[in-house]
Context: one part of a larger RNA
RNA sequence: CUCUGGUUAAGGAACUAGGCAAAUUGGCCCCGUAACUUCGGAAUAUGGGGUGCCUCGAGUAAGUGAAGCUUACUAUUUCGAUAGACAGGCGGAGCUGAAAGAGGUCGCAGUGAAGAGGUCCAAGCGACUGUUUACUAAAAACACAUGUCUCUGCUAAGUCGUAAGACGACGUAUAGGGACUGACACCUGCCCGGUGCUGGAAGGUUAAGGGGACGAGUCAUCCCGCUUCGGCGGGGGAAGCUCCGAACUGAAGCCCCAGUAAACGGCGGCCGUAACUAUAACGGUCCUAAGGUAGCGAAAUUCCUUGUCGGGUAAGUUCCGACCCGCACGAAUGGUGUAACGAUUUGGACACUGUCUCGACCAGAGCCUCG
Numbered sequence: 001c002u003c004u005g006g007u008u009a010a011g012g013a014a015c016u017a018g019g020c021a022a023a024u025u026g027g028c029c030c031c032g033u034a035a036c037u038u039c040g041g042a043a044u045a046u047g048g049g050g051u052g053c054c055u056c057g058a059g060u061a062a063g064u065g066a067a068g069c070u071u072a073c074u075a076u077u078u079c080g081a082u083a084g085a086c087a088g089g090c091g092g093a094g095c096u097g098a099a100a101g102a103g104g105u106c107g108c109a110g111u112g113a114a115g116a117g118g119u120c121c122a123a124g125c126g127a128c129u130g131u132u133u134a135c136u137a138a139a140a141a142c143a144c145a146u147g148u149c150u151c152u153g154c155u156a157a158g159u160c161g162u163a164a165g166a167c168g169a170c171g172u173a174u175a176g177g178g179a180c181u182g183a184c185a186c187c188u189g190c191c192c193g194g195u196g197c198u199g200g201a202a203g204g205u206u207a208a209g210g211g212g213a214c215g216a217g218u219c220a221u222c223c224c225g226c227u228u229c230g231g232c233g234g235g236g237g238a239a240g241c242u243c244c245g246a247a248c249u250g251a252a253g254c255c256c257c258a259g260u261a262a263a264c265g266g267c268g269g270c271c272g273u274a275a276c277u278a279u280a281a282c283g284g285u286c287c288u289a290a291g292g293u294a295g296c297g298a299a300a301u302u303c304c305u306u307g308u309c310g311g312g313u314a315a316g317u318u319c320c321g322a323c324c325c326g327c328a329c330g331a332a333u334g335g336u337g338u339a340a341c342g343a344u345u346u347g348g349a350c351a352c353u354g355u356c357u358c359g360a361c362c363a364g365a366g367c368c369u370c371g
Stems, first nucleotide, its partner, number of pairs: 001366008010357002014355001019352001027051005036041001038183001052105005062096003068090003073084004106110001118350007125342002130142002147180006158167003184337004189267003194264002196260005203255003209249002215243004221236006268286005295329001296326001307323005
């Protein structure tokens, strides 16, 4: 010097990104306990007192419960009883054995060591218990009960598999699959133009297939020219075969017509106006499918920004309450609240402390030196 522990005057968070770490608190009994609340909680809220040993209380209260007594009942019966039997009742031996309270007594100290919540206030997020990145993230992420939409009539939809087959389900719409939301309370506005989905079928477009017009190739044969008569060159061309293939016909789909937003999504601009000023309930105009309703708002969202005002502090880029000029909140990609809950995040306070002022000392284990 490093590590692990212990103690520390005065102060008590001045440390620090941040009370990180440490300290405080701690068991049991008694008293007592607020806001808020979904009336269950919050709650061990917070806060206060007691705690050893001895004597008395007292072998008391209480617990346990033997012997004994009684006899429902059953069997036998000469109907007088007898025997068995244990449920219940009475009984109370023996054993175990407090407390309140009163008095006394010792120590600095009595849950005498050890083990054993620090607490409160105010916000954000998520209702909650749960789940998660085995090996840097435990959370506000995932899940969740609840709500909604949608598909599915059973050989169900959906899923796995080439198939057989299987799951769904030995279930049957109060069931099963998919998607979103995420307890509860109050609610969930406007837009169907685009994309998607559902329905419609008149018209347009549209594949294979059907259809086979026209055209083309080949070619018996015919015509012309040349010929060494063996042929050669050119032209027309039926049937057949082959190629190409128009009109016409031809479903879904698309175009089209409707519906649908707890489907994907979207939810304006400019100008003027009131008898101080300022502002604009009001008016004009352009555009749109429709122009953001309720609620919330410098917010986990606010750039300007440490916005402005108020609170808290001696002093506050954080925090809380407001304002609204929302760069760029907003209603199941849910909006706003919310008791309880949280190894969650943020701010504050009390208690407490070597976190610090500012260090010091002690113990043990290392490092280092010698051996």
This is a predicted structure of a 371-nucleotide part of an RNA (large-subunit ribosomal RNA, domain IV) from an activated sludge metagenome. It matches the Rfam family "Bacterial large subunit ribosomal RNA". RNAcentral holds the full RNA, with entries from SILVA.